[in-house]
RNA sequence: AUCAUGGCUCAGAACGAACGCUGGCGGAAUGCUUUACACAUGCAAGUCGAACGAGUACUUUUUACGAGUGGCGAACGGGUGAGUAACGCGUGGGAACCUACCUUGAGGUAAAGAAUAACUACAGGAAACUGUAGCUAAUACUUUAUAAGCCCUAUGGGGGAAAGAUUUAUCGCCUUUUGAGGGGCCCGCGUCAGAUUAGCUUGUUGGUAAGGUAAUGGCUUACCAAGGCAUUGAUCUGUAGCUGGUUUGAGAGGAUGAUCAGCCACAUUGGGACUGAGACACGGCCCAGACUCCUACGGGAGGCAGCAGUGGGGAAUCUUGGACAAUGGGGGAAACCCUGAUCCAGCAAUUCCGCGUGAAUGAUGAAGGCCUUAGGGUUGUAAAAUUCUUUUAGUAAGGAAGAUGAUGACGGUACUUACAGAAAAAGCUCCGGCUAACUCCGUGCCAGCAGCCGCGGUAAUACGGAGGGGGCAAGCGUUGUUCGGAAUUACUGGGCGUAAAGAGCGAGCAGGUGGUUCAUUAAGUCAAUUGUGAAAGCUCAAGGCUUAACCUUGAAAUUGCUUUUGAUACUGAUGAACUAGAGUUUGGGAGAGGAUAGUGGAAUUCUAAGUGUAGAAGUGAAAUUCGUAGAUAUUUAGAGGAACACCGAUAGCGAAGGCAACUAUCUGGCCCUUUACUGACACUGAGGUGCGAAAGCGUGGGGAGCAAACAGGAUUAGAUACCCUGGUAGUCCACGCCGUAAACGAUGAGAACUAGCCGUUGGGACCUUUAAGGUCUUAGUGGCGCAGCUAACGCGAUAAGUUCUCCGCCUGGGGAGUACGGCCGCAAGGUUAAAACUCAAAUGAAUUGACGGGGGCCCGCACAAGCGGUGGAGCAUGUUGUUUAAUUCGAUGCAACGCGAAGAACCUUACCACCCCUUGACAUACUCAGAACUUUCUAGAGAUAGAUUGGUGCCUUCGGGAACGUAGUGACAGGUGCUGCAUGGCUGUCGUCAGCUCGUGUCGUGAGAUGUUGGGUUAAGUCCCGUAACGAGCGCAACCCCUAUUCUUAUUUGCCAGCACAUUAUGGUGGGAACUAUAAGAAGACUGCCGGUGAUAAACCGGAGGAAGGCGGGGACGACGUCAAGUCAUCAUGGCCCUUACGACCAGGGCUACACACGUGCUACAAUGGGAGUUACAAAGGGCAGCGAAGCCGCGAGGUGGAGCGAAUCCCAUAAAAACACUCGUAGUCCGGAUUGGAGUCUGCAACUCGACUCCAUGAAGUUGGAAUCGCUAGUAAUCGCGAAUCAGAAUGUCGCGGUGAAUACGUUCCCGGGUCUUGUACACACCGCCCGUCAUACCAUGGGAGUGGGUUGCACCAGAAGUGGCUAGUCUAACUUAGUGAGGACGGUCACCACGGUGUGAUUCAUGACUGGGGUAAAGUCGUAACAAGGUAG
Repeated sequence: AUCAUGGCUCAGAACGAACGCUGGCGGAAUGCUUUACACAUGCAAGUCGAACGAGUACUUUUUACGAGUGGCGAACGGGUGAGUAACGCGUGGGAACCUACCUUGAGGUAAAGAAUAACUACAGGAAACUGUAGCUAAUACUUUAUAAGCCCUAUGGGGGAAAGAUUUAUCGCCUUUUGAGGGGCCCGCGUCAGAUUAGCUUGUUGGUAAGGUAAUGGCUUACCAAGGCAUUGAUCUGUAGCUGGUUUGAGAGGAUGAUCAGCCACAUUGGGACUGAGACACGGCCCAGACUCCUACGGGAGGCAGCAGUGGGGAAUCUUGGACAAUGGGGGAAACCCUGAUCCAGCAAUUCCGCGUGAAUGAUGAAGGCCUUAGGGUUGUAAAAUUCUUUUAGUAAGGAAGAUGAUGACGGUACUUACAGAAAAAGCUCCGGCUAACUCCGUGCCAGCAGCCGCGGUAAUACGGAGGGGGCAAGCGUUGUUCGGAAUUACUGGGCGUAAAGAGCGAGCAGGUGGUUCAUUAAGUCAAUUGUGAAAGCUCAAGGCUUAACCUUGAAAUUGCUUUUGAUACUGAUGAACUAGAGUUUGGGAGAGGAUAGUGGAAUUCUAAGUGUAGAAGUGAAAUUCGUAGAUAUUUAGAGGAACACCGAUAGCGAAGGCAACUAUCUGGCCCUUUACUGACACUGAGGUGCGAAAGCGUGGGGAGCAAACAGGAUUAGAUACCCUGGUAGUCCACGCCGUAAACGAUGAGAACUAGCCGUUGGGACCUUUAAGGUCUUAGUGGCGCAGCUAACGCGAUAAGUUCUCCGCCUGGGGAGUACGGCCGCAAGGUUAAAACUCAAAUGAAUUGACGGGGGCCCGCACAAGCGGUGGAGCAUGUUGUUUAAUUCGAUGCAACGCGAAGAACCUUACCACCCCUUGACAUACUCAGAACUUUCUAGAGAUAGAUUGGUGCCUUCGGGAACGUAGUGACAGGUGCUGCAUGGCUGUCGUCAGCUCGUGUCGUGAGAUGUUGGGUUAAGUCCCGUAACGAGCGCAACCCCUAUUCUUAUUUGCCAGCACAUUAUGGUGGGAACUAUAAGAAGACUGCCGGUGAUAAACCGGAGGAAGGCGGGGACGACGUCAAGUCAUCAUGGCCCUUACGACCAGGGCUACACACGUGCUACAAUGGGAGUUACAAAGGGCAGCGAAGCCGCGAGGUGGAGCGAAUCCCAUAAAAACACUCGUAGUCCGGAUUGGAGUCUGCAACUCGACUCCAUGAAGUUGGAAUCGCUAGUAAUCGCGAAUCAGAAUGUCGCGGUGAAUACGUUCCCGGGUCUUGUACACACCGCCCGUCAUACCAUGGGAGUGGGUUGCACCAGAAGUGGCUAGUCUAACUUAGUGAGGACGGUCACCACGGUGUGAUUCAUGACUGGGGUAAAGUCGUAACAAGGUAG
């Protein structure tokens, strides 16, 4: 980097929203989602005088008001959603009911009576209110009569009503019938979550009887029976009003239940009944509780979840408005009254919809802003300016509909007209990707941003500001919630070999599914049909507001339930049959299948005895250990336990776990073959049940070997390990538990279908050539492989293919298979199984790299074999460190350290301290004056300052110009200041290693692969062969230079063979062109030839020839890339910084310091040497501010001198090792030369800090160097000298040159580096990687916890208000009366039920709790290094 899996996140729509910024108009909607919290004030239910009697006012009748009695209403309308998981709601049915007002009929409306409020008087009380006595009316109350088509009935009978008003027509009243509307009851179906809630229930389930109700019914009571509900989830717990609908979605679904509409429930909390047609009653009553208010303390009053409004709570939700004009409601005959229902208005961008904030023209493309490559670009026709328009808002005038006769809150209405003037009217958010839109400045891991990924550490399109741009727009953005995307719970529509996921394995109840044929049925299914599925909403059509939102009308839809009828293929049911599934049967067969009993040999150990002697054992090496008290070894005998070599095998058996010596007994399953039989008897299988390795537990045995724990010895920094010596549980047996494993094929069971080939085990059939045979078939068990499948790996008739049936399981990582609870267990523990919190990943397969204390092959002075060094000494030089005013800066593993520096006394020089300058030491431009320049003097360390002398130049078109320098100006200069992690260029390194790539093709979903791998070969990806590759490029090689040989040509300054001349001597001269040399051009070497090997290749080995042979030897030349490698101080350069200084000048100092440490060198330690003497042989260079000869002087450095030479001519310039002969004789020396003293020379203004050299004297360390480490493979190492660059002077450094001139390489095991193939990987910043656990610190959530405090609730008991019912002569009592001590009624008493309350004991839940357990998260903490490579002991 890829594909897959998988989570997280975003873009859409919606909202009774809230918050931030902003805000022009109109219309239509909506507006306490939280405390069913508490409420001040006002209003929200009255009305009727045509039911009644008083009273007041005016009065003549009468009218108006009107407390009270009476009637109707107040059970509607309005609010809220606490409770309720329920016949509560939705839908469709049902029978045993009621119904005021309204409707339809029928009938009736007769006769009497007793009271009572108001009122009056008195009395009590603070009040609320009340008591006593008296008067009075009714459509109030009571009795009697009558009785139908009314009710009851045992069919004989019995019961049972009324009300009048007003005056001539109505309204009422009573009984009854019908209807409509309303209500009560019952049933089917549907209606949230939890099983870590599995059993619940005693009026419970049913019956009989009675009671009760409007009515059915355990609704209630008595008796009888013992039922009823539940895994199709009872009971319990939590949550919740339900629906039409709303929202989202392609749909299926999901979420939701504001406004509107239907139903239900509630009205301060709990209980209760009364009245009534209807209530157990929001604005009624009684009681109890809490709270609030009044009080004279005796007692009273209250209930906004009605409309406004207040407080409180909260992120958050309006006016104490107008009107009954309309629509409705109540009362009334009506007028009318009442109506916070309603209609309107007010407030709020809360939502939806519409409109506007101007239009046209207008380029010098204005100014300003921003950017800039400085040219310009952009804002931008935008503005200004000119011309026009007037919607909305404003002012004025007119002015509807809503109203069928009257009546208009709205209403200063809508609407229309006129007027003035661009006038009064634009913001919000975003601009890194997702996601439309980019630049500058500021900031500098800070401040901050962030939906996710992630931005910010000095060049931020991501922070903040600005300019510009994108989006939406009277709004915009944020937050919250829901659906969507999410096929991420998958019905539509997912999965389970390795990603999360097949229970360890069976048999099997329930359940699910089920072979063939016929008949019947009609439950499912299909078709038609009936009723219903309220309205509103959605959809469609038409219409009305200027349009739209909105509204009206109609249609469609409402996928459902229901009625009736029909169809019968399929499924079901019932009946009858069948045999292909399944099973039984005949005859055979194989097998470590299981259980029990017995038997056997080998080996280990132990014991006894013999032989025998010093070790044995063990390891990487050792030690602990055993052994002279005799081990080990060996022989014989014995004991005991455990396990069964060979056979033995991707062989067999079993459901799995598992099963292996042999024999016997008992026993399960399987296979083949054959006939007959049964007739679907089958498959799967929740729960339950059985089996179930090892370890472990209990009891009792047994115990040879092995061996947790433990002990000792080692190893180690440590070593509670790995290794060793011992060793106990255990391992074995019997019985009983446990119930788990990577219990794996990581692959549930069953059935069917779908190419082949090759093995192997058991059985059968056939064939022949009768065999170690062939063909076919069946049941297993293996290897390949087509199609197909798969993310890939792979699977592939033993499927992971194509289908069917049933079960189990999964839904991001961590927390966690943990906590709590339940169940099981003796325990260990098992099973079932969460949440808070936290992260944006975790994971699978495959790819390319890198890496491995993985493997194979190969190479290199990589090792080895050698030679010489370094590391020890002294000195030189560079570096660290330290010091210093400064010791300028850089380079830092290899690849910094005799490096930049091919040369610091001044200069250089960048550093330090002092003095001094400010347009500047240097560049460009302008202005003014002046040539430039120069002499002398003074002060100063000098820069510099002051004075002074000489000098007026050059060109000219006569205007002026050029150069120079003085002064001034503001642009600018200047910086070895920072950033090499902003850069260019240059360089180092891997590495002169053989690699690095591309095009086309092919393979792969893809990253990628192939080519480039393989077999050979090479120094080489060099070449050959093979090959889904074929070609090509950059590298390799070659082409270039030097060198080794020859030829040709040329011949001076080089050369001199032959011929001459000259000299003491010398190519010195004439001449020569042979030789050497010089420098141009050619030739030559190519595995070309021969032999062998190899594959008839490439190539290798050997040989010939050749000066040279297999790249002849050197050099230049450095692929793609790596190291943010080095350099901003060579140079260039972006950005930043300094500007009377971080710039410039000057003199002095420093870079040369010095306890130490390191690197690189030189010189040595000596005899292959030192010293002194003599004699030879180079190459390559340099030279005019130069090299400098001869000669002379000096011991010498050197001086003097000045010939020659711009050099094949002259000079530097004697090469040294070597050779010859002499001396020294193993010593701190005739080795070694440091150091120091003295005297000098040279360069240079200058030699103190701080130069080199010479002479004399001095004569240190050092006697071959620890661990370690470096170079080198031939003209090389080693050794010897010579030259050059730099340079006034100053090399042991650097770069060159030649002289002398070795040793060794068996080989690739090992160290280092590299190449290639392969393998593993949890690495990709790539092993200097990744990463685990304890501990320490901080924070967070959570479990346990002596307990503590609340909520809910079960059971038992106590208690018992109001009320209802039963009982009751205790008291009182108008109507009726048979006159009774009557009936009836009221009060009282009592019993039953029962709210509040109380006690006890449980359950459950929430909060809290000293202490404590683990978990998570945090910065670069501590200790180790467990895992990833064979991770160093495979995990």
Molecule: small-subunit ribosomal RNA
Organism: uncultured bacterium